This is a predicted structure of a 167-nucleotide RNA (FMN riboswitch aptamer (RFN element)).
[in-house]
RNA sequence: AUAUUUCUUUGGGGAUUGGUGAAAUUCCAUACCGGCAGUAUAGUCUGCGAAGACAAAAGCGGAUUUGAGAUACUUAGUUUAAAAAAACUUGUAAAUCAAAAACCGAUAUGUCCCGACAAGGUGAAACUCCUUGACCGACGGUAAAGUCCGGAAGAUAAUUGAAAUGU
Numbered sequence: 001a002u003a004u005u006u007c008u009u010u011g012g013g014g015a016u017u018g019g020u021g022a023a024a025u026u027c028c029a030u031a032c033c034g035g036c037a038g039u040a041u042a043g044u045c046u047g048c049g050a051a052g053a054c055a056a057a058a059g060c061g062g063a064u065u066u067g068a069g070a071u072a073c074u075u076a077g078u079u080u081a082a083a084a085a086a087a088c089u090u091g092u093a094a095a096u097c098a099a100a101a102a103c104c105g106a107u108a109u110g111u112c113c114c115g116a117c118a119a120g121g122u123g124a125a126a127c128u129c130c131u132u133g134a135c136c137g138a139c140g141g142u143a144a145a146g147u148c149c150g151g152a153a154g155a156u157a158a159u160u161g162a163a164a165u166g167u
Stems, first nucleotide, its partner, number of pairs: 001167007010158001017029003031147002033137002035048004043135002052112004060105003064100005071093003076089005117133005139150003
């Protein structure tokens, strides 16, 4: 320096001021916001992530079945014993252990789904910069929500640092 594994840090912003109304930060006007990687600096390019749908193991959990089974009790039988009782066989329950094709559940993971930009300018290079004008934004709740509340003190793209091992 690099590869792998393990641990670890961080990891989403935004409703202002009015109008209508019984009721709206949801409608109307206005305002405001922009995850990660790549690339000439990107909400609109390319790829990734979050929401949703489906599938899902030889690993994980559950139930079930089978086998074993400490221990407890015991019908009946046998033996020992004067008796009480004890031992063995048999039967029942059972902590626990092991195994299992199919079954149920969650997950790794996979697939699907997955919004929106033009014109002009500078430059060697920009769909990223500058100017102008546009556009987009999961699900549930609620007067219809990118901005409120909720799943979420969650998850994740990615990112910080460290250790071990190998080259």

Record summary:
Model confidence (mean pLDDT): 78 of 100. Rfam family: FMN riboswitch aptamer (RFN element). Rfam links the family to the GO term FMN binding. From the family's description: The RFN element is a highly conserved domain that is found frequently in the 5'-untranslated regions of prokaryotic mRNAs that encode for flavin mononucleotide (FMN) biosynthesis and transport proteins. This element is a metabolite-dependent riboswitch that directly binds FMN in the absence of proteins. In Bacillus subtilis, the riboswitch most likely controls gene expression by causing premature transcription termination within the 5' untranslated region of the ribDEAHT operon and precluding access to the ribosome-binding site of ypaA mRNA.The FMN riboswitch structure, reported in present an FMN-bound six-stem junction, adopts a butterfly-like scaffold, stapled together by opposingly directed but nearly identically folded peripheral domains. The model forms 100% of the base pairs in the Rfam consensus.